Context: one part of a larger RNA
RNA sequence: GAUGAACGCUAGCGACAGGCUUAACACAUGCAAGUCGAGGGGCAGCGAGGGAGUAGCAAUACUCCCGCCGGCGACCGGCGCACGGGUGAGUAACACGUAUGAAACCUGCCCGUAGCAGGGGGGAUAAGCGGAAGAAAUUCCGUCUAAUACCGCGUAACAACCCGAGGAGGCAUCUCCUCGGGUUUAAAGGAAGCGAUUCCGGCUACGGAUGGUCAUGCGUCGCAUUAGCUAGUUGGCGGGGUAACGGCCCACCAAGGCGACGAUGCGUAGGGGUUCUGAGAGGAAGGUCCCCCACACUGGUACUGAGACACGGACCAGACUCCUACGGGAGGCAGCAGUGAGGAAUAUUGGUCAAUGGCCGCAGGGCUGAACCAGCCAAGUCGCGUGAGGGAUGACGGUCCUAUGGAUUGUAAACCUCUUUUGUCAGGGAGCAAAGGGCGCCACGUGUGGCGUUUUGCGAGUACCUGAAGAAAAAGCAUCGGCUAACUCCGUGCCAGCAGCCGCGGUAAUACGGAGGAUGCGAGCGUUAUCC
Numbered sequence: 001g002a003u004g005a006a007c008g009c010u011a012g013c014g015a016c017a018g019g020c021u022u023a024a025c026a027c028a029u030g031c032a033a034g035u036c037g038a039g040g041g042g043c044a045g046c047g048a049g050g051g052a053g054u055a056g057c058a059a060u061a062c063u064c065c066c067g068c069c070g071g072c073g074a075c076c077g078g079c080g081c082a083c084g085g086g087u088g089a090g091u092a093a094c095a096c097g098u099a100u101g102a103a104a105c106c107u108g109c110c111c112g113u114a115g116c117a118g119g120g121g122g123g124a125u126a127a128g129c130g131g132a133a134g135a136a137a138u139u140c141c142g143u144c145u146a147a148u149a150c151c152g153c154g155u156a157a158c159a160a161c162c163c164g165a166g167g168a169g170g171c172a173u174c175u176c177c178u179c180g181g182g183u184u185u186a187a188a189g190g191a192a193g194c195g196a197u198u199c200c201g202g203c204u205a206c207g208g209a210u211g212g213u214c215a216u217g218c219g220u221c222g223c224a225u226u227a228g229c230u231a232g233u234u235g236g237c238g239g240g241g242u243a244a245c246g247g248c249c250c251a252c253c254a255a256g257g258c259g260a261c262g263a264u265g266c267g268u269a270g271g272g273g274u275u276c277u278g279a280g281a282g283g284a285a286g287g288u289c290c291c292c293c294a295c296a297c298u299g300g301u302a303c304u305g306a307g308a309c310a311c312g313g314a315c316c317a318g319a320c321u322c323c324u325a326c327g328g329g330a331g332g333c334a335g336c337a338g339u340g341a342g343g344a345a346u347a348u349u350g351g352u353c354a355a356u357g358g359c360c361g362c363a364g365g366g367c368u369g370a371a372c373c374a375g376c377c378a379a380g381u382c383g384c385g386u387g388a389g390g391g392a393u394g395a396c397g398g399u400c401c402u403a404u405g406g407a408u409u410g411u412a413a414a415c416c417u418c419u420u421u422u423g424u425c426a427g428g429g430a431g432c433a434a435a436g437g438g439c440g441c442c443a444c445g446u447g448u449g450g451c452g453u454u455u456u457g458c459g460a461g462u463a464c465c466u467g468a469a470g471a472a473a474a475a476g477c478a479u480c481g482g483c484u485a486a487c488u489c490c491g492u493g494c495c496a497g498c499a500g501c502c503g504c505g506g507u508a509a510u511a512c513g514g515a516g517g518a519u520g521c522g523a524g525c526g527u528u529a530u531c532c
Stems, first nucleotide, its partner, number of pairs: 001531003005528005012384005018377002020342001025340003029337003034079003039076002042072002046070002049066007086295003096219007105212002110208007119153001121151002128143006159184011189200004221267003228258003233255004238250003270292004274285004297318005320331004348374001350373003356370001357368004387418004397409005422473001424468005432459001436455009476521005481502003487516005497504002
């Protein structure tokens, strides 16, 4: 000098940033991933409409029925749930950083280009209905039905594979282009409109973009009181598998491969951008923010999917917790809050989707503990204040002395004249909002653009502005022997105590304790811990 700090004393305000470093310990409760009715069958609930009935003079009230309408619980289906958010346990490794390569690869949504289907069929199934088992979780049986769910058929090449011919190129295995032939593989509808049609979708291929995967060079902690390690081990041939290369896996064959340029083992550790320190070279660290990686109670496994071997999915095993009718079941905060425990130590079971973004939807919109805000904490940095000017009988009081007196506290106070930041009260009161949407008009000309108007603010009546009263409501902490700025008195008497080092204290202690005074920093000041 620095810190994600803690402790002691003290404490007025604001802005900005920060806040479990320990037990990757266990978790009550709530929320954190849904959405689409413009894919579908439907109608549990709500509203509207229609019909029937009962009561009533009527208005109306109640009951039942009808999915016709707005919508919509559960269900089938699509997309999302692989993002966003958390944590750093593991990992000394192509994990990360950097530089290359992929002639060995994939890529949903998005963009561009070219083309295709509005052909023709089929069988199911959930919900529903009926029944059964069970304490429950849930499961089973029968029967009915739909789709942009599922499966055939037809059509199709510039796509894939095979064969043949020609050409170009390279990096060994090869790659690319052209032509001919053969084989294989597609599709789905919906909304608006009287209609024409328009819009949203569907399928194929190529290209792009984005994202990912793989390989390699170099760099990447300590210990040699770790010196030898290795059988799928190292290589080959053939196969399997994969998006793809590869002992990735397998059969056979060979006996190799690594190592003092530190293999192997053990310990420690997420890596980087960066941060701290230092004149630099270096040394140390990796919290917040960004990129990458890994993990999601512990271990393993795959399924679905463009993408996972999947935090709030599945299955199995284990530990733990809970429910149970003892037969059997349920769960996973290293998401946001919050609880217990551990600890020197780390916050609210808050508000809003207004903005920025994400998912779904044609859209209106819905969801979003991402995010934006607010709350708590001097835990940090920066800024402001706690008053300003005048005022000498140098007052009173305190302390000290050479003591009728003087020195110091000290212009300090009183007193006079001002000011009002911040705080208090009163009044006014933002920007963050622009896009998008709705409505109207216009232009081009067929869904775009322009204009006008309207709609939307959690924070918040906050920031800010104006006014009023009033010096009013706001200073401490550590030190004073030397290092090191700042000295005297009293008490104590090697006691009590101090102390970072040297050291101080045994009767005149500037070093202990108190007082007066002084010095340093200041809403902080000291101590402790750690790094340079």
Small-subunit ribosomal RNA, 5' domain from an uncultured bacterium, 532 nucleotides, folded computationally. Its Rfam family is "Bacterial small subunit ribosomal RNA". RNAcentral holds the full RNA, with entries from ENA and Greengenes.